[in-house]
RNA sequence: UUGGGCUUAGCUCAGUUGGUAGAGCACGAGGUUGUGGUCCUCGGGGUCGCGGGUUCGAGUCCCGUAGCCCAACCCA
Numbered sequence: 001u002u003g004g005g006c007u008u009a010g011c012u013c014a015g016u017u018g019g020u021a022g023a024g025c026a027c028g029a030g031g032u033u034g035u036g037g038u039c040c041u042c043g044g045g046g047u048c049g050c051g052g053g054u055u056c057g058a059g060u061c062c063c064g065u066a067g068c069c070c071a072a073c074c075c076a
Base pairs, nucleotide, nucleotide: 001072002071003070004069005068006067007066010025011024012023013022019056027043028042029041030040031039049065050064051063052062053061
């Protein structure tokens, strides 16, 4: 330099045909227990990497851009 993949909750990841953003773990509260753990119930937590476009409507489609990963190529 070229091509491809990834970016969604604190972490690991889902998200179907464009139609109300979710799970597990973690965290907080409560229940259970003599206490703690386990287990059970409830709860808080999101500019969906960033900017723009299309659309009645975008996590999803299009364009640009940033970071990370992989492969190829070039120079040394």
Molecule: transfer RNA
Organism: Planctomycetota bacterium